[in-house]
Context: one part of a larger RNA
RNA sequence: AUCAGGUUAGGGAAAUCGGCAAGUUAGUAGCGUAAGUUUUCGACAAGCUAUGUCUGUGCUUAGUAAGCGCAGAUUGCAAUAACUAGGGGAGAGCGACUGUUUCUUUAAAACACAACUCACCGCAAAGCCGUAAGGCUUAGUACAGUGGGUGACGCCUGCUCACCGCUAGUACGCGAAACCCCGUUUCAACGGGACUAAGCGCUAGCAAAGAGCGGGGGUAACUCUGACCCUCUUUAGGUAGCGUAAUACCUCGUCACUUAAUAGGUGACUUGCAUGAAGGGCGUAACGACUCUCCCACUGUCCCAACCUGGUGCUUAGUGAACUCACUACGCGGUGAACAUGCCGCGUUCUCUCAGUGGGAAAUGAAGUCUCUAUGAAGCUUGACUAUAACCUGUUGUUGUUGUGUGGCGAGUACUGCAGAGCGUAAGUGGGAGCAUCGAAGCGGGGGUUUCGGCCUCCGUGGAGCGACAAUGUAACACCACUCUUUGCUCGCUACGCGACUCACUAAUCUUAGGACAGCGGCAGGCGGAUAGUUAGACUGGGCGGUUGCUUUCGAUAAGGAAACGAAAGUGACCAAUGCUCUACUUAAGUGAGUUGGAAACUCACUGUUAAGCUAAAAGGCAAAUGUAGGGCUGACUGUGUAUCGAAAAGCGGGAUACGCAGACUGGAAACAGGGGCUUACCGAGCGUUGGAAGCUCUUUUAGUGGGGCUCCAACCUGUCAGAAAAGUUACUCUAGAGGUAACCGGUUCGUGGCUGGUGAGAGUUCACAUCGACCCAGCCGUUUGAUACACCGAUAUGGGCUUUUGUCAUCCUGGUGGUGCAGAAGCCACCAAGGGCCGGGCUGCUCGCCCGUUAAAGACAAACACGAGCUGAGUUAAGUCCGCCGCGAGGCAGGACGGUAAUAUCUACUGGGAGUGUUAAUGUCAGAGGAUAAGCUGCCUCUAGUACGAGAGGAAUGCGGCAGCGGCGCCACUAGUUUACCGGUUGUGAAUAGCAUGGCCGGGUAGCCACGCGCUAAGGGAUAAGUCCUGAAAGCAUCUAAGGACGAAGCCCAAUCCGAAACGAGACAUUAUGGCGGUCGUAUUACACGACUUCGAUAGGGUGGACGUGUAAGCAGAAAGCGCAAGCGAUCUGUGAGCGUACCACUACUAAAG
Repeated sequence: AUCAGGUUAGGGAAAUCGGCAAGUUAGUAGCGUAAGUUUUCGACAAGCUAUGUCUGUGCUUAGUAAGCGCAGAUUGCAAUAACUAGGGGAGAGCGACUGUUUCUUUAAAACACAACUCACCGCAAAGCCGUAAGGCUUAGUACAGUGGGUGACGCCUGCUCACCGCUAGUACGCGAAACCCCGUUUCAACGGGACUAAGCGCUAGCAAAGAGCGGGGGUAACUCUGACCCUCUUUAGGUAGCGUAAUACCUCGUCACUUAAUAGGUGACUUGCAUGAAGGGCGUAACGACUCUCCCACUGUCCCAACCUGGUGCUUAGUGAACUCACUACGCGGUGAACAUGCCGCGUUCUCUCAGUGGGAAAUGAAGUCUCUAUGAAGCUUGACUAUAACCUGUUGUUGUUGUGUGGCGAGUACUGCAGAGCGUAAGUGGGAGCAUCGAAGCGGGGGUUUCGGCCUCCGUGGAGCGACAAUGUAACACCACUCUUUGCUCGCUACGCGACUCACUAAUCUUAGGACAGCGGCAGGCGGAUAGUUAGACUGGGCGGUUGCUUUCGAUAAGGAAACGAAAGUGACCAAUGCUCUACUUAAGUGAGUUGGAAACUCACUGUUAAGCUAAAAGGCAAAUGUAGGGCUGACUGUGUAUCGAAAAGCGGGAUACGCAGACUGGAAACAGGGGCUUACCGAGCGUUGGAAGCUCUUUUAGUGGGGCUCCAACCUGUCAGAAAAGUUACUCUAGAGGUAACCGGUUCGUGGCUGGUGAGAGUUCACAUCGACCCAGCCGUUUGAUACACCGAUAUGGGCUUUUGUCAUCCUGGUGGUGCAGAAGCCACCAAGGGCCGGGCUGCUCGCCCGUUAAAGACAAACACGAGCUGAGUUAAGUCCGCCGCGAGGCAGGACGGUAAUAUCUACUGGGAGUGUUAAUGUCAGAGGAUAAGCUGCCUCUAGUACGAGAGGAAUGCGGCAGCGGCGCCACUAGUUUACCGGUUGUGAAUAGCAUGGCCGGGUAGCCACGCGCUAAGGGAUAAGUCCUGAAAGCAUCUAAGGACGAAGCCCAAUCCGAAACGAGACAUUAUGGCGGUCGUAUUACACGACUUCGAUAGGGUGGACGUGUAAGCAGAAAGCGCAAGCGAUCUGUGAGCGUACCACUACUAAAG
């Protein structure tokens, strides 16, 4: 020193993030016990009292045991005397509770829970595991089970179905394969069409499903506010509650209480950045190793430390690792990849070693966990991309029998057919002069149909008509044949619907149930983060934001070219004329003149180098034009080539220009011009798809036709624009790297910041400069904040506090001066000055700040925002969790809140202690080069003096003296503490007066050590600063200065104190005595050293005596409440008598200091 303990006077949380830690309390019995309350609790609430021993005795009991008592006696500081053994109370938050959780940093407000609610589910269930077989739930059956949410209890749970989702419906639309139909000369492939399931669209319902729940303006007789009104708008516009909150940015909101003081806490208000109702809202007794605040008690947490005990550390002997390790004497200044033991300069430094401290080695430990990068990884999410399981649905196979209805198709049969005219209901065409007793008309009844007139048919009766001719009409009827239309019936095929059956198949409790369904298999459509794979541009003074191709100007520095997240603008078109050509003309603007007519309409004259116009940005260009107008046209052509520019040296897609060639044209008399727009922008590879009366080729035996392949042209894209097919999140994270790149420090810079100066508009009654000082200007510093990205990402530990030290001065106080709008006092401004000093609290993690109370003053700053191998860990900044907000979500938030692992001393340095060598023998005593220093600093009081001054009120200085505070050094007579030497009391155990129980506890206490105690803690000299002067010229004066001289500060140097011959310049003086080891020791002490003594001896031990501590021993005698016939028992008391002990002092050689 550290670890574990013990005790501390006075104060009592002032310590600190926070009473952390420690302490207090404690057992038993009696009394007594509040608010609140779910009436159970709260409750051991709180608080008070008693507690031992002995004598006697009662109750109880089987009992002389234990237990509950009573009456007396009696001791101690203390009677649960030790051990054992709750501190309490008040108010909030959260969670109802007991419980559970991150084994190894988070025990919580998180999870769970009873209770409430929603959804699914009738058993071959729902749900789950499995490829399947099979299994769980369950040997259960809706009072059951599964899944989701809320989370006891009380009062409640508002509005919204537009979005997402679920459920239901659905005339209609979209909607796959199969079947069907059509096309393809036939077949097939193929293509098209129709029909059509689930699904989607559509229509509804559902929020204790996912979710959501506005803005503006005006208005009441002071003002304010706004019950009220207007308006925009929504699916609906937040209801009840609560509210600066675990949610409130502003914010330390405002008020009240609490405190001396409150960023805290509580209660209110409440405009709520961004509360709010089962992601539940608001309350709530009880409960909580939860979080916050206050009070009482208590204390070494602190003021302010001290002492003691034990273990380690230290020494000796023995045993004996690991980390780490290029080598290694330093300090200051400088330099330098911008913080050097190592370079440069200066300084210091003999060699070795022990203990300690933790300044440095940008110490060790770990290829930074922050940031960025990677065409790295992984986890998770979803409205990413692409797939898959599962599920839904259609079809088909397994797959059979049968009835019925409807639709379609085919066949058969029976009917039907009304313009007007005409007796009359004339389908069409043809035949036709007959047809009818094989029963006509008519009549009665039934059925069907209808244009309501009739027509058809069946039965009965009846017994002869109908047609031709004529008339009407486009058409003429009887009868027969064929055909069309309408309708009915029958049969066959097919589709759909509704059934029935049993034989496949399924289940089973096997004389049953289901049943061609289901299940299983194939094909097809849908849904599909349940699962899988993958992606997630670049530039970038980090990321976010912004930008990304092309054009013009400046930047750009007179060839060309030239960057920036430099400064300004455009573009993704438009035009059939705004194109081509020929001809003619001149614009803008101004002046003058001219009816209405004006500043501006139109006309004339003149001037008019481009100011106009040329499609659109800007620049360049352009006047018998590149402009304007008119005429005629389509060169806004087809094909093809060379060269140049773009584009320095290699390549470069798209683009542009010139010159051509071939063809066909336009304008012009012609020369010529014309391959779009006066020039510079107006855009796009490959693959793929589509189109092409394009070209080549293969094939269908040839021809023709069709089909295929390749090439060419055009269109459809890549705007991240020389063109992948592509979303998030990670704080649960990982890997490789980067100081190529951010967040600390440092470096540079200094806009910002701080400070100074110049000038002096003004303010100051007057007066710039007592004081204040605008605009402007010139600087300094490197404490702010930035900028930068130089060093550091194979790690330089990051805010604040504590501790400890040094420095700067731009001085807060103290000291010395000058000015004053300085009478004095108190101030203000300025100069010199860094010796010393610069407080205690409340709030907050804070620095800062605000406040309370003192003070002479409560300075600023630097030292890696000094200081974590010195401490702390409340904050920030991992993992858990809650709230608000954002996000569909995973998650996120310089928003809030609760919780959350701090290792190691080799070198150097420093603080101390030694050994050796040198200094040419040894020992002792000195001076002092040098070093350190604050050894002091400050206040108050009395006197001076109620004086100077002042009208008064007030009110100094100087110089003695006293006292005090802080600091320093020392000491222990006193006081206080400790006192594991010691004495006494006492509990339990025990045979014990022993030992043990923290020295068991309790009461005292010597020496020693100590503070809370005590003592000391100057004056002076020298040289100066600012400043004040003397004499005095330059400059006949003046002048503190130039020569000369005198003063002048807590500051500087002495003085004073300490170290100091290793001061290499190694000193001086004295003596020649002796010194060392060993031993006994302590005024010394980690080792070593130092000091005393060593028989010629009091060095230590022992003994004796004293002083001191404790408090009156043992023994003896007596007393004692009582009990007992007696003998006797009896806590305790009285007298006598002290006893015990010692680190101190003295005496004494008994023992040991032999050698």